Molecule: Bacterial large signal recognition particle RNA
Organism: Actinomycetota bacterium
RNA sequence: UCGUGCUAGGCGGGGAGGUAGCGGUGCCCUGCACCCGCAAUCCGCUCCAGCGGGGCUGAACUCCCGUCCGCGGCCCACCGGGUCCGAGGCAGCCCCCGACACGGGGUGUCGAUGGUCGGGUCCCGCGCGACGCCGAACCGCGAACCCGGUCAGAUCCGGAAGGAAGCAGCCGUCAACGGGCCUCGGCGGGUGCCGCGGGCACGCCUGGCCGGAGCCACCGAUCGGGUCGGCGCGCGGGUCCGGUCGGGUCAACGGCGGGUGCACGA
Numbered sequence: 001u002c003g004u005g006c007u008a009g010g011c012g013g014g015g016a017g018g019u020a021g022c023g024g025u026g027c028c029c030u031g032c033a034c035c036c037g038c039a040a041u042c043c044g045c046u047c048c049a050g051c052g053g054g055g056c057u058g059a060a061c062u063c064c065c066g067u068c069c070g071c072g073g074c075c076c077a078c079c080g081g082g083u084c085c086g087a088g089g090c091a092g093c094c095c096c097c098g099a100c101a102c103g104g105g106g107u108g109u110c111g112a113u114g115g116u117c118g119g120g121u122c123c124c125g126c127g128c129g130a131c132g133c134c135g136a137a138c139c140g141c142g143a144a145c146c147c148g149g150u151c152a153g154a155u156c157c158g159g160a161a162g163g164a165a166g167c168a169g170c171c172g173u174c175a176a177c178g179g180g181c182c183u184c185g186g187c188g189g190g191u192g193c194c195g196c197g198g199g200c201a202c203g204c205c206u207g208g209c210c211g212g213a214g215c216c217a218c219c220g221a222u223c224g225g226g227u228c229g230g231c232g233c234g235c236g237g238g239u240c241c242g243g244u245c246g247g248g249u250c251a252a253c254g255g256c257g258g259g260u261g262c263a264c265g266a
Base pairs, nucleotide, nucleotide: 001266002265003264004263005262006261009057010056011055012030013029014028015027020046021045022044023043024042034054035053036052037051038050063259064258065257066256067255068254072250073249074248075247076246078243079242080241081240082239083238084237085236086235089233090232092231093230094229095226096225097224098223099222102220103219104218105216106215107214114210115209116208117207118206119205120204121203122199123198124197125196126195127194128192129191131188132187133186134185135184136183138179139178140177147172148171149170150169155164156163157162
């Protein structure tokens, strides 16, 4: 150095999560790397590796170490956006008050603003009227006896003449009841295009007169002020999503370099 047979090793690795910590099952990346059973309120371990069983390969393309590259993940910081919240911030908009009369609009010589006289609207009292209720008056009806008149019959007194009380009937009337036109009286009020007197108020409406050209401030514009209630802006914070310039960490695949046992034979 070559051949044969073995052995260590290998037959995937990594990130986040989870865990006291670690490996695995589930998720993701890499990329293609044996098989079966088991595993999340889980399986196993306390150190380098899932546990149990089977198979293949085997000292190098394949195993081990170092280094480079770097898929991908994670953390921090920063930036943008959504959403929620905080506060003694800001008056740009909404909102409120005032001013002005620039534009629009309305109103005014069919007479504005203003002035003056009066009326109404409000309150009090009185009167008149209407309405309603009650009463009087009026009309009707109205008493078995205990109301009146007349009292048939019957009864009573008397020798008689005559007298007495009196039911029914008839007539009348009390109380009560009923009626409702007019009249009179009393009372009432969400009563009246009514009259008289007084008051308050000076606001609104309105009439007459004077006078002779403005007046109103509805919308817009402008100016001044108020208000943080809503929106907006600014400040601070929570949470979610996205971004990538940055910092850090782990790191697959791959490149390069180095390393690696035993036996027998030639």